[in-house]
């Protein structure tokens, strides 16, 4: 002393929750001593038993045990005197105390303060005085005698400190009439005559002690008052003994307490009255304090004693263990009548989440009674019982590493439990044994109790549990489990690798306790008095006028209510501080201080508020003098314009819309022109201009009236602000009566869009809209900003008025008042933004706020004719709702850019027929993966067997592959034979290598067991790899500055660019990763080199040929080099960056092409290239084999070949490339075949040889628009060739055979130049099998005006409730 939760973040704002302390506590684990304390909070429910108030013989009358004498005696007793315990009743005192509980009680009940001039007090204390003489009775007790009992009744005796009668009797009391002195209003004290009234009691014993009367005290009680004591106004008016008064009764005493009688009063917004709720207080808790909550324990009043009422007796009760009546409920009963009252101490039931022993003792502390001895005390002393609470001790100390087993995890190596443990050594608090043995007691007397305390011996022995580990909050890991179970105070966890569930192990807090749970206060300044808001967060009333009520100018005098200050009394005791002391500390408990901010009395003070007086003018009013204004009400009147009505002129339309209909019009509309009727509302002036308190107010003219303003300073003299209720005005819509209606126009009807359209859009139309006069009282009634005053930098407008000054052809400058705007400084705000017209400084006063939602609703009240409208809750439910900004994302929102994005062209795809993949269905299987772009001729650069993963069935089990151990074998290996579908299997022969001879390497084959092996899951556990936006320009950082914070700035702006490319400006200057360049290939030269490549020039030479010599000139091969740089000119732009146009060049402004992929998105693909966590399978999810499948086939989509023909088919003979590939290959040349192709082999491991023909092209010839000489699919039939093997299920070749299809619907594709189109070659894989892919040259186009539109992208900028980010968020049914 804060902390979590609203967001992607981020400031505030706001509520939720947590962390502290506290408890008469419970509930759940667990549980070793002691001490001091507490313990029915619920049913004031109901109670069985015992106790819980008695005493006193020294008041009496009697009873008379034990006991002591005495007399008599049949020795069995009788009987008398003393002593008296005891006991029932007379009689006195005490039962009004102490003990209980908190039901009522919102009150003089209680707490403080004061009063009693209006009182009483027994027991006690003190003074004075006195205590004569009589009397007639009564219980007990005997006798009868009724009841079941309780309990009475007749009659007879008897005492007394019971009871009366008389005397005496003063200071008491009363009557009457004074006198003196004080007070606080009645009044009060003293003195003093006269008159009257009232007393008593003995008892023991010889010293007391009672008793009467009377004063004083000290108690103790009782009124009465100031003042403070919960909550509702959705309780506003109560109130008849109700408020006074005379009089009178009554009380210990004032008083309507009570009667009579007379008056009308008496409380209330400073909250009566009524409704809820509750003992109050010292004090307790908590809290820095202020304050909030509580009233257990101890202490003080109160109340009350089953309900309810009432007296009675006493000094004292209206009376917890006294009466009397009702009432209820229990017992008892002979049914006639009786008895009871734990809210006392135990205890019992019941009730409840819950509270205890029918305990010991009167030893100590007091209490009644009595002279006392001493009885009696459930009051109090002590124990029991409960961890209920606080406090103190203990459950051991040292040393000890082989860091032991063990457990747990673990990358298997280790870690961790842990000096812990075991062992050695040592101790005795406690507890258990034995022994002594208190203090409380002033002479005796101890319930406690053989208790504390003390000494000994003895054993590490008897003594540790709980909750918690995601954050907050100290504390982490395996495992189960899979949005199940479950957790959770709040946020939230758990959907297969959970520190959040559950167990383990290990940690962390506390501790004989340790958690939950309830409840208060703290944190919350989250009701703000200290200490709080209201423009947008919740909050300024629709305005004014103005009553109470709160504030309130300048100077002065007085008073002293408040204010300050001294003094006194109070403030009770515990308690809470501080300081000492006692129990071994502590808790407890004692002494003393202090403090109890509180209230009274009183003496002082007079600044400041307040009051009285008598004054001032600076506020306020008023007076005079002026100008402005849609202020207001009322009559009046004026033009344009719209509809309507009449006539004239005219014809076929008109009218409305996005487009149309519906409607009007040949019965003449619209149009147009002339006249009339009628209602409404005032173009232009017009203007963030001007009035008004808001609403509001606008042609003009008259009339009545209200404010506001400037100017003067003549008057008044604080007359002033604000304003709870209260009363007025209050827009537009409604509501009532009566007009009045021309546009307009809810309701309504058509007619249109739409799926639907009970709507936008049209064509009609009624209420209303207009007046008069009465209701309604609400509006985003807004500046979302109450009113009033004073003060605080400036700077431009505007309309209204003074003043001055310079001019004077019509203004300008200066200054000022009072409006109304803008822009700004301080300063203020969460932040936007306010800023002299504040949201800034300050002061006054009045509304209103206290999470969201339910809800401005329900109920009740007040208004309204109704609508309705003011007031206004609650249950229940959420962990937020809400504001400002911020990043980004989005918008059928702007600006600007760019992309074969569209246009402007070519060619295509969608139709036919067939390749191929996919999807679906089918199967025993039709293995698996890829799914918008960015899956679908994809992984497959190539499924007959194998591949191969699927499916059937056969075979194996350390295993087809790897390593290690022991055993044999040298028979490893090959090749043939039988079986068999085949692997397996089962025979037959031949047959290692090195040695130092000990073996050793390699190989097989048997056996154990570690383990092999899985193309099984999980691409959302993951590496690595890849695809996309996107080769689009963009992504960040460091420092610095701006903002509280997120972020912002730099990266925005002007220009330019293919580019965040450059260039200029700028808090912002600098960097990086991207852009470009740096590499490749290509176009042009130059040089090197010149065989296998080339042939000009020289020479041989062929049927032909760089064939051959020779030679590198030229082609071309591969090295190296130059070459382009806005480098030169002009324009253009800002004197830049660059853009346009040329020279010159092979190439020009990035020459063309390729590698090259920023920060990041898609939890994109991929566990089946590989590599992996983690799960699963281990005679099977491994491994082998043989067949079969991946090639299926009603159908649907992607991508591609061939065509549909004349720019074309088909023959005939001719011309020209590049790039590659070749040894289990390419294969010339020649022969055979119609032919695929065969025989046979020359050259070549390649600038040499071979594959190899290049095609389209041009040339000639032939077909004439047709399902054709197009097309070519499909089937026959015959080969061919690769391969163990072409059935399922290959390619090819030849004859025949000739389907569909004549240019393709909705839509959709791809390309800007050596491109598109077309044409033809190779190659990868590959026995074999391309129309797929990958490369190569040949022939070679058209068209781009432009950027409005479609799609994707970049940049700035506005909104935004979106941030999972418009495929969002979210409403209603």
């Nucleotide at each position: 002393a804060g902390a979590g939760u609203u967001u992607g973040a981020u400031c505030a704002u706001g509520g939720c929750u947590c962390a502290g302390g506290a408890u008469u506590a419970a509930c759940g684990c667990u549980g070793g001593c002691g001490g001091c304390g507490u313990g029915c909070a619920u049913a004031a429910c109901a109670c069985a038993u015992u106790c819980a108030a008695g005493u006193c013989g020294a008041a009496c009358g009697g009873u008379g045990a034990c006991g002591a004498g005495g007399g008599c005696u049949u020795c069995g007793g009788c009987u008398c005197u003393c002593u008296g315990a005891u006991c029932a009743g007379u009689g006195g005192c005490g039962g009004a105390c102490g003990g209980g509980u908190g039901a009522g009680u919102a009150a003089c009940g209680c707490g403080u303060g004061a009063g009693c001039a209006a009182u009483c007090u027994a027991c006690c204390u003190c003074u004075u005085g006195g205590u004569g003489a009589g009397g007639g009775a009564u219980a007990a007790c005997a006798a009868c005698c009724g009841g079941a009992a309780a309990c009475a009744g007749u009659u007879g005796c008897u005492a007394a400190u019971a009871c009366c009668u008389c005397a005496u009797g003063a200071a008491a009391c009363g009557g009457c009439a004074g006198u003196u002195c004080c007070g606080c209003a009645u009044g009060g004290a003293a003195c003093a005559a006269c008159c009257g009234u009232c007393a008593a009691a003995g008892a023991u014993u010889u010293a007391u002690u009672g008793c009467c009367a009377a004063g004083a005290g000290a108690u103790g009680a009782g009124c009465u008052u100031g003042c403070g004591u919960c909550u509702g106004a959705u309780u506003a008016g109560c109130u008849a003994g109700u408020u006074g008064g005379u009089g009178a009764g009554g009380u210990a005493a004032c008083g309507g307490c009570u009667c009579a009688c007379c008056a009308a009063g008496g409380c209330g917004a400073c909250g009566a009255u009524c409704g809820g709720u509750a003992g109050c207080c010292g004090a307790c808790c908590u809290g820095a304090g202020a304050g909030g909550g509580u009233g257990a324990c101890c202490g003080g009043c109160c109340a009350c004693a089953u309900u309810g009422g009432g007296a009675c007796u006493g000094a004292g009760a209206c009376a917890c263990g006294g009466c009397c009546c009702a009432a209820a409920c229990u017992c008892c009963u002979a049914c006639g009548g009786g008895a009871g009252g734990c809210a006392g101490c135990a205890g019992u039931g019941g009730g409840g989440a819950a509270u205890a022993u029918u305990g010991c003792a009167c030893a100590a502390u007091g209490g009644g009674c009595g002279a006392a001895a001493g009885c009696c005390u459930g009051a109090u002393g002590c124990a029991g019982c409960g961890a209920c609470g606080c406090c103190g001790c203990g459950u051991g100390a040292g040393c000890g590493a082989a860091g032991a087993a063990g457990u747990a995890u673990u990358u298997c190596g280790g870690u961790a439990u842990g000096u812990a443990a075991a062992g050695c050594u040592c101790u005795a608090u406690c507890a258990g044994c034995a022994g002594g043995g208190a203090a409380g007691a002033a002479a005796a007397u101890g319930a406690c109790g053989g208790u504390a305390c003390c000494u000994g011996a003895c054993u590490a022995a008897g003594a540790a549990g709980c909750c918690c580990c995601g954050g907050c909050u100290a504390a982490c890991u395996a495992c189960g489990u899979g949005c199940c179970a479950g957790c959770a105070g709040c946020c939230g966890c758990g959907g297969u690798a959970a520190u959040a569930c559950g167990u383990a192990g290990g940690g962390g807090g506390c501790a004989a306790g340790c958690g939950u749970u309830a409840u208060c206060c703290g944190g919350a300044u989250u009701u703000a008095c200290u200490g709080g808001g209201u423009g947008u967060a919740a909050a300024g009333g629709g305005a004014g006028c103005g009553u109470a009520g709160a504030c309130g100018g300048u100077a002065a005098a007085c008073c002293a209510a408040g204010u300050c200050u001294g003094a006194a009394g109070u403030g009770a005791a515990a308690g809470c501080c501080c300081g000492g002391g006692g129990c071994u500390c502590a808790a407890c408990c004692c002494c003393g201080g202090a403090a109890c901010u509180g209230c009274u009395u009183u003496g002082g003070a007079a600044a400041c508020u307040g009051g009285u007086u008598a004054a001032c003018u600076a506020g306020a009013g008023u007076g005079c003098a002026g100008g402005a204004g849609a202020g207001g009400u009322a009559a009046g009147u004026g033009g344009a314009a719209u509809u309507c009505c009449u006539a004239g002129u005219g014809u076929a339309g008109c009218g409305g819309u996005g487009a149309a209909a519906u409607g009007c019009g040949u019965a003449g509309a619209u149009a147009u022109u002339a006249g009339g009727a009628g209602g409404a509302a005032c173009a232009c002036c017009a203007g963030u201009g001007g009035c008004g308190a808001a609403g509001g107010c606008g042609g003009c003219u008259u009339a009545c009236u209200g404010g506001a303003c400037u100017g003067u300073a003549a008057c008044u003299g604080a007359c002033g602000u604000u304003g709870a209720g209260g009363c007025u005005c209050g827009a537009a819509a409604g509501c009532g009566u009566g007009g009045g209606g021309a546009g307009c126009a809810a309701a309504c009807a058509g007619g249109a869009u739409u799926a639907g359209a009970u709507a936008c859009c049209c064509u009609g139309g009624u209420a209303g809209u207009c007046c008069a006069c009465g209701c309604c009282g609400u509006a985003a009634a807004c500046g979302a900003u109450g009113a009033u005053u004073g003060c605080u930098a400036g700077g431009u407008g505007u309309a209204g008025g003074c003043g001055g000054g310079u001019a004077u052809g019509g203004a300008c400058c200066c200054g000022u008042c009072g409006g109304u705007g803008c822009c700004g400084c301080a300063g203020c705000u969460a932040a936007c933004g306010c800023a002299a017209u504040a949201a800034g400084c300050a002061a006054u006063c009045c509304a209103c706020c206290u999470g969201g939602g339910g809800a401005g609703u329900a109920c009740g009240u007040u208004c309204g004719c109704a609508a309705g409208a003011a007031u206004g809750a609650a249950a229940c439910u959420c962990a937020a709702a809400g504001g400002a900004a911020u990043u980004g994302a989005c918008g059928g929102g702007g600006a600007c850019c760019c992309g074969c994005a569209c246009a402007a062209g070519c060619g295509g795809u969608g139709g036919a027929g067939c390749a191929u993949g996919u999807g679906g269905u089918u199967u025993a299987a039709u293995u698996c993966g890829a799914a918008g772009c960015a899956a679908c001729g994809c992984g497959a650069a190539g499924a007959a067997c194998c591949u191969u993963a699927c499916c059937a069935a056969g075979u194996c089990u350390u295993g087809a592959c790897a390593u290690c151990c022991u055993c044999c074998c040298g028979g490893a290996u090959u090749a043939c034979c039988c079986u068999u579908a085949a692997c397996c299997g089962g025979g037959u022969a031949a047959g290692c290598u090195c040695u130092u001879c000990g073996g050793a390497g390699c190989g097989g084959g048997a056996g154990a067991g570690a383990c092999a092996g899985g193309u099984g899951g999980u691409g959302c556990a993951u590496g690595g790899u890849u695809g996309u936006c996107g080769u689009c320009a963009g992504c960040u950082c460091g420092u610095g500055u701006c903002g509280u914070g997120a972020g912002a700035u730099g990266u925005u702006g002007g220009g330019u660019u293919a580019a965040g490319u450059c260039c200029c400006g700028c808090a912002a200057c600098g960097a990086g990763c991207g852009c470009a360049a740096c590499c490749c290939c290509u176009a042009u030269c130059c040089u090197u080199a010149g065989u296998a490549g080339c042939c000009a020039g020289c020479a041989g030479g062929u049927a032909g040929a760089g064939c051959u010599g020779g030679g590198c000139a030229c082609u071309c091969u591969a090295g190296g080099g130059a070459g382009a740089c806005u480098g030169c000119c002009g324009g253009g732009g800002a004197u830049a960056a660059c853009c346009c146009g040329g020279a010159g060049g092979a190439a020009g402004g990035c020459g063309g092409g390729g590698a090259u992929g920023a920060c990041g998105u898609c939890a994109a693909a991929u566990c089946a290239u590989c590599a992996u966590g983690c799960c699963c399978c281990u005679u099977a999810u491994g491994a082998u084999u043989u067949g079969g499948g991946c090639u299926a086939c009603a159908c649907a989509c992607g991508u591609g070949c061939u065509a549909c023909a004349a720019u074309g088919g088909c023959g005939u003979a001719a011309a020209c490339a590049a790039a590659g590939a070749g040894a289990a290959g390419c294969g010339a040349g020649a022969g055979g075949g119609u032919g695929a192709c065969c025989u046979g082999g020359a050259g070549c491991a390649a600038a040499u040889c071979u594959c190899a023909a290049a095609a389209a092209u041009a040339a000639c010839g032939u077909c004439c628009c047709a399902g054709u000489u197009c097309g070519g699919a499909u089937u026959g039939u015959a080969g061919u060739c690769u391969g163990c093997a072409a059935c399922c299920c290959g390619a090819c070749u030849a004859c025949a055979u000739g389907a569909a299809g004549c240019u393709g619907g909705a839509a959709u594709c791809g390309c800007u130049a050596g491109u598109a189109a077309u044409c033809g070659c190779g190659a990868a894989u590959c026995a074999g099998a391309a129309u797929g892919u990958c490369g190569c040259g040949g022939u070679g186009a058209a068209u781009a005006c432009g950027u409005u539109c479609c799609c994707g992208g970049g940049u700035c900028u506005u909104g935004c409730a979106c941030u999972c980010a418009c495929c969002g968020c979210c409403c209603g049914u």
The prediction has a mean pLDDT of 85. A computed fold for a 1373-nucleotide RNA from an uncultured bacterium, annotated as small-subunit ribosomal RNA. The sequence is in RNAcentral, with records from ENA, Greengenes and SILVA.